[in-house]
RNAcentral holds the sequence, with entries from ENA. The RNA shown here (transfer RNA) has 72 nucleotides and comes from a Lachnospiraceae bacterium.
RNA sequence: GCUACAUUGGCGCAACGGUAGCGCACUUCACUCGUAAUGAAGGGGUUGAGGGUUCAAAUCCCUUAUGUAGCU
Numbered sequence: 001g002c003u004a005c006a007u008u009g010g011c012g013c014a015a016c017g018g019u020a021g022c023g024c025a026c027u028u029c030a031c032u033c034g035u036a037a038u039g040a041a042g043g044g045g046u047u048g049a050g051g052g053u054u055c056a057a058a059u060c061c062c063u064u065a066u067g068u069a070g071c072u
Stems, first nucleotide, its partner, number of pairs: 001071007010024004018055001026042005048064005
């Protein structure tokens, strides 16, 4: 220098172009003599950044940043 892949709540991951969800963690409550476990409820995201296409984009296209792997 070239190519491929990844980037989504605190962490790990989902999501046919049509309301962004799950697990763990966190908060509150219940249960307990107390803790853990368990059960119920709740908060937290401008989907790495910037543009484009579309009635509508996490998803398609372009540019760009970071990381991983391969080639040279």

It matches the Rfam family "tRNA". About the family: Transfer RNA (tRNA) molecules are approximately 80 nucleotides in length. NCBI's taxonomy places the organism under Bacteria, Bacillati, Bacillota, Lachnospirales, Lachnospiraceae.